[in-house]
RNA sequence: GCCGCGUUCGUCUAGCCCGGUCUAGGAUACUUGGUUCUCAUCCAAGAGAUCAUGGGUUCAAAUCCCAUACGCGGUA
Numbered sequence: 001g002c003c004g005c006g007u008u009c010g011u012c013u014a015g016c017c018c019g020g021u022c023u024a025g026g027a028u029a030c031u032u033g034g035u036u037c038u039c040a041u042c043c044a045a046g047a048g049a050u051c052a053u054g055g056g057u058u059c060a061a062a063u064c065c066c067a068u069a070c071g072c073g074g075u076a
Base pairs, nucleotide, nucleotide: 001075002074003073004072005071006070007069010028011027012026013025020059030046031045032044033043034042052068053067054066055065056064
């Protein structure tokens, strides 16, 4: 250089192939309340991501297309 894969709440992860509308779901951590003499456990609720960045297609994009950035692998 070329080819392929990955990037989503603080962290881990589902959804992407096959676009749909309900509010991007779950676990953990966090906050509040309950339980407890207290802590932990347990229970309930809450907050937290416009999906790496930019652009395109479409009535509609995390999802399809292009470019770029970063990471990983392959190849000469």

Predicted 3D model of a 76-nucleotide RNA (transfer RNA) from a Patescibacteria group bacterium.
Its Rfam family is "tRNA". Rfam classes the family as a transfer RNA.
It was read from a public genome assembly.
NCBI's taxonomy places the organism under Bacteria, Bacteria candidate phyla.